[in-house]
A computed fold for a 56-nucleotide RNA from a Bacillota bacterium, annotated as c-di-GMP-I riboswitch aptamer. The model forms 100% of the base pairs in the Rfam consensus.

RNA sequence: AUGCAAAAUUGGCAAACCAGUGGAAACGCUGUGACGCAAAGCCAGAGGCUACGUUU
Numbered sequence: 001a002u003g004c005a006a007a008a009u010u011g012g013c014a015a016a017c018c019a020g021u022g023g024a025a026a027c028g029c030u031g032u033g034a035c036g037c038a039a040a041g042c043c044a045g046a047g048g049c050u051a052c053g054u055u056u
Stems, first nucleotide, its partner, number of pairs: 012037002018031005
C1' cells in the first nucleotide's frame, strides 16, 4: 500500500407535505411526518434571501 473479514456504538439529527401560530415578506416556532445525513455534529470565517419603509 492492497484484498478479505470482524468488533464497538444500536443511538443522534431530520427534508418535503400537512396542522396550528407569528410576520408585509423572506422566513421562524410547535406538532405530525421521514426524503435523507458519519457529518444534515462542534468551532471560526465568509456569503445569500426578503422591502411594510426610505432614497434615486
The coordinates come from a structure-prediction model, not an experiment, and the mean pLDDT is 78.
NCBI's taxonomy places the organism under Bacteria, Bacillati, Bacillota.